Source information
Small-subunit ribosomal RNA, 5' domain from an uncultured bacterium, 514 nucleotides, folded computationally. RNAcentral holds the full RNA, with entries from ENA and SILVA. Its mean pLDDT, the model's own confidence on a scale to 100, is 82. Its Rfam family is "Bacterial small subunit ribosomal RNA".

Context: one part of a larger RNA
RNA sequence: GACGAAACGCUGGCGGCGUGCUUAACACAUGCAAGUCGAACGAGGUAGAAUUGGGAGCUUGCUUUUAAUUUUACCGAGUGGCGAACGGGUGAGUAACGCGUGAGCAACCUGUUUCAUACAGGGGGAUAACGCACCGAAAGGUGUGCUAAUACCGCAUAAGACCACAUUGUCGCAUGGCAAAGAGGUCAAAGGAGGAAUCCGGUAUGAAGUGGGCUCGCGUCCGAUUAGAUAGUUGGUGAGGUAACGGCUCACCAAGUCUGCGAUCGGUAGCCGACCUGAGAGGGUGAUCGGCCACAUUGGAACUGAGACACGGUCCAGACUCCUACGGGAGGCAGCAGUGGGGAAUAUUGGGCAAUGGGCGCAAGCCUGACCCAGCAACGCCGCGUGAGGGAAGAAGGUUUUCGGAUUGUAAACCUCUGUCCUUGAUGAAAAGGAGAAGAUGGUAAUUAAGGAGGAAGCCCCGGCUAACUACGUGCCAGCAGCCGCGGUAAUACGUAGGGGGCGAGCGUUGUCC
Numbered sequence: 001g002a003c004g005a006a007a008c009g010c011u012g013g014c015g016g017c018g019u020g021c022u023u024a025a026c027a028c029a030u031g032c033a034a035g036u037c038g039a040a041c042g043a044g045g046u047a048g049a050a051u052u053g054g055g056a057g058c059u060u061g062c063u064u065u066u067a068a069u070u071u072u073a074c075c076g077a078g079u080g081g082c083g084a085a086c087g088g089g090u091g092a093g094u095a096a097c098g099c100g101u102g103a104g105c106a107a108c109c110u111g112u113u114u115c116a117u118a119c120a121g122g123g124g125g126a127u128a129a130c131g132c133a134c135c136g137a138a139a140g141g142u143g144u145g146c147u148a149a150u151a152c153c154g155c156a157u158a159a160g161a162c163c164a165c166a167u168u169g170u171c172g173c174a175u176g177g178c179a180a181a182g183a184g185g186u187c188a189a190a191g192g193a194g195g196a197a198u199c200c201g202g203u204a205u206g207a208a209g210u211g212g213g214c215u216c217g218c219g220u221c222c223g224a225u226u227a228g229a230u231a232g233u234u235g236g237u238g239a240g241g242u243a244a245c246g247g248c249u250c251a252c253c254a255a256g257u258c259u260g261c262g263a264u265c266g267g268u269a270g271c272c273g274a275c276c277u278g279a280g281a282g283g284g285u286g287a288u289c290g291g292c293c294a295c296a297u298u299g300g301a302a303c304u305g306a307g308a309c310a311c312g313g314u315c316c317a318g319a320c321u322c323c324u325a326c327g328g329g330a331g332g333c334a335g336c337a338g339u340g341g342g343g344a345a346u347a348u349u350g351g352g353c354a355a356u357g358g359g360c361g362c363a364a365g366c367c368u369g370a371c372c373c374a375g376c377a378a379c380g381c382c383g384c385g386u387g388a389g390g391g392a393a394g395a396a397g398g399u400u401u402u403c404g405g406a407u408u409g410u411a412a413a414c415c416u417c418u419g420u421c422c423u424u425g426a427u428g429a430a431a432a433g434g435a436g437a438a439g440a441u442g443g444u445a446a447u448u449a450a451g452g453a454g455g456a457a458g459c460c461c462c463g464g465c466u467a468a469c470u471a472c473g474u475g476c477c478a479g480c481a482g483c484c485g486c487g488g489u490a491a492u493a494c495g496u497a498g499g500g501g502g503c504g505a506g507c508g509u510u511g512u513c514c
Stems, first nucleotide, its partner, number of pairs: 001513003006510005013384006019377002021342001026340003030337003035082003040079002044075015089295003098220008108212002113208007121155001123153002130145006161186003165182001167180005191200003221267003228258003233255008270292004274285004297318005320331004348374001350373003356370001357368004387417004397408004421455001422451006431441001458503005463484003469498005479486002
């Protein structure tokens, strides 16, 4: 000199835009944060309508009641589909192909989406829900009987889609790639809505798109008071495994591999775009926003699936908390609020799906603590105000004095104005698009009328560095201090007052960085 995710002290009017647990990846009460589809499916319930039958009242064709069937709307469980792998949080671990950058995969996968080609024939057996019986305090579970599907399973059809065999052409980057064609083997499907047209789906294959997986070059903190490290270790052959290459795993064989250009070990740390500073080179940081990675009470494991080894899924083990009838069970805020604790220190158990985006659905729509808003905090940046013009009897008061005066000081009073902000009232948005509807924010912003200078200034400093001086008190005491240093009786350095200087809704201190 600069800076902030700052804190502390004193002070504090308004608005806009941002930001807000840096510490205990400590423990969590309560609510919400992932559902949706009845146009996949069967059963059930509630309410209404129609038809038919029975009963009652009788005004003899009307009212009421009841049962069955059909139908409409709604409800909440169940089977099934899609989603839940996104979005949101945190930075514990990680010095690593984790990240950044540039390449490669002739060694790979990709639900939904788009395009193209072709197909969807005919069957079967179950099961939940539900009923019955039963066990358990509960969580939950057992047996038995019935039922449906776009749930499940055979059969048919079948294409280099896959498998093994053999052929040709062409290309290349080593293994090889691509295309064509031969005979053999293997593998598919589902329906729904509508009066219909048709629409939404299903199966196989290819291409595209998007997203991912893997490999490599280079870069990526400190310590040598860490010098040797390594047995799946390094390579090969074969096998297994994977979407895929690979000691990824295993058997056998060889004895390699890394290292003073710093291996190994130890410490620290998420990385980057960026941000701060600096003329630059560089140095520092990695909050908010964006990209990548890792994690989800601790450790381990797989299942499902296009995708997870899965924050609000499962299983096992540990610690902790809770319930219990003591037999056994339940839980995971590093989601949004909120609580305790820790700390110098960091907010509301708010409103809304109106916008943007996401999931499901043909749609209407439902869900969405993502998001959009509001609340709190001078935490930061920016803007505005706390009045403007006139006004010398240089008033009173204060301070000082050489007692003449000087200064506070045009400052005040007083006069004339103004209305930013403020208070009250009225009107009242844009953001909503392609025809229409829909605004949480919000009766907010803004406009307008009235009122009234009224409600709005402090903080630090004044010995030198460094802008700004006097009086009194104190007397090496009390105290100050960033450095030099002040204070022991006239202290411009302590304390108070007057005056002055600086900045200003802030000012100063501490902290951090250069």